[in-house]
RNA sequence: AAUAGAGGCGCGGUAUUUAUCAGUAACGUACGCUGAGGCGCGAAAACGCCGUACGCGAAAGGAAACACCGCCGAAGUCCUUAGAGUUUUUUCGGGCUGUAAGGGCUGGGAUAACGCGAAAUACGCGUUAUACUGUCGCGUAUCGCGGAGAGCUAUU
Numbered sequence: 001a002a003u004a005g006a007g008g009c010g011c012g013g014u015a016u017u018u019a020u021c022a023g024u025a026a027c028g029u030a031c032g033c034u035g036a037g038g039c040g041c042g043a044a045a046a047c048g049c050c051g052u053a054c055g056c057g058a059a060a061g062g063a064a065a066c067a068c069c070g071c072c073g074a075a076g077u078c079c080u081u082a083g084a085g086u087u088u089u090u091u092c093g094g095g096c097u098g099u100a101a102g103g104g105c106u107g108g109g110a111u112a113a114c115g116c117g118a119a120a121u122a123c124g125c126g127u128u129a130u131a132c133u134g135u136c137g138c139g140u141a142u143c144g145c146g147g148a149g150a151g152c153u154a155u156u
Base pairs, nucleotide, nucleotide: 001156002155003154004153005152008072010071011070012069013068014067016065017064018063027055028054029053030052031051037050038049039048040047041093042092043091044090045089046088075106076105077104078103079102080101081100082099084097085096086095087094107133108132110130111129112128113127114126115125116124117123135147136146137145138144139143
C1' cells in the first nucleotide's frame, strides 16, 4: 500500500401497513359582523382573512412494525462557500427543507438533566454527567489507568 473483517438494542436508505396528526385544516348550511382594530415570520406597500352553531371531513412532515437494500466515519452534527425549493405577492432580512465542495468534532449503544426541532409526554439532534461495552497501550495485572476510528485485527 492492497484485500478481507470485528464491536451490537450497531448505522443509514427504500417500500408497505398501522397509530398519531385530528374530529384539526379546508368545504357546505344558517345566523351574525363587515372592523376603531386584529391576523397572515420581521420591515414597507399591496392583497386576503376575521364570529357562533351544525354537518362533513383530510393531508404532509415526524413515528412504530415487518421486508428488502447499502454498510462499520457506518453515520450524525457544526462552520464556510455556491445553487434550488418553501414561508400570501414584490424588495430586503430571518426560519425551514434539500444538493455539492472544503474544513472541524464524535469509537458505540443506554439512562438522566438542560436546550433546540416537532402537534406531541412520541421521536430526532446538541451539550454535560453516569455506569456499560468493543479496541489498543501501560501497569502494582481475575483488576486499575489512559488514548482515539486518520484507530484495531488478519492475509499478501
This is a predicted structure of a 156-nucleotide RNA (Lysine riboswitch aptamer) from uncultured Ruminococcus sp. The RNAcentral record of the sequence draws on MGnify. Its Rfam family is "Lysine riboswitch aptamer". Rfam links the family to the GO term lysine biosynthetic process.